[in-house]
């Protein structure tokens, strides 16, 4: 230095044939329940979907450049 491939919520991932309000699960906070916790239930916070342009009525998804992780080759 060539090519893949990954990057989305504190974490682990879904979502990748363009459409709606971006989601789950744990986690974290309230409240219920208990004499306290713990379980269990309920609710809520929490994202510029790495960045930057592009194409498009319409982008997490389609192009391009960079940054970062990872694997090959050499």
């Nucleotide at each position: 230095g060539g090519c893949c491939c990954c990057g989305u919520a504190g974490u682990u991932c879904a979502g990748u044939u363009g459409a709606a309000u971006a989601g789950a699960a744990c986690g974290u906070c309230a409240g219920a329940u208990u004499c306290c916790g713990g379980u269990u239930c309920u609710g809520a916070a929490a994202g510029u979907c790495a960045c930057a342009g592009g194409u498009u009525u319409g982008a997490g998804u389609c192009c391009u450049g960079u940054c970062g992780g990872g694997g090959u080759c050499a």
Transfer RNA from a Bacteroidales bacterium, 74 nucleotides, folded computationally. Its Rfam family is "tRNA". About the family: Transfer RNA (tRNA) molecules are approximately 80 nucleotides in length. It is annotated as a transfer RNA.